RNA sequence: GAUUGAUCAAGGCACGACGGGGGUGACCCCGAUCACGCAAAGCCACGGGUCUCGCAGAGGUGAGAUAGCCGGGUUGCCGUU
Repeated sequence: GAUUGAUCAAGGCACGACGGGGGUGACCCCGAUCACGCAAAGCCACGGGUCUCGCAGAGGUGAGAUAGCCGGGUUGCCGUU
C1' cells in the first nucleotide's frame, strides 16, 4: 500500500420509545435514560428506489426529503492475509 472481517483491544454510532423545538409535509435538530441493530449505521444527493409538496385531464414534470433502501465516491480504528 492492497485485501479482508473470524478473533483480540480501544472505542464509536444510535432504530424506536419519552420531552422540547423547526418545517405545508416527507423529515430534521436538541436533551437525560433505555438501546433495534450496524465493520464504516463517518461524510457526499452522482445514479436508481421510496417518500413529501406544487403544477397537470392523463402521461408526466419542478422543488424537496431519505446516506439506518441499494449502487457509487471519499476518509478512518484494530487485526487477518
A computed fold for an 81-nucleotide RNA from an Armatimonadota bacterium, annotated as c-di-GMP-I riboswitch aptamer. Of the family's consensus pairs, 95% are formed in the model. It matches the Rfam family "c-di-GMP-I riboswitch aptamer". The literature on the family includes a 2008 paper in Science by Sudarsan et al., "Riboswitches in Eubacteria Sense the Second Messenger Cyclic Di-GMP". Lineage of the source: Bacteria > Bacillati > Armatimonadota. The sequence was found by an Rfam model in a public genome assembly.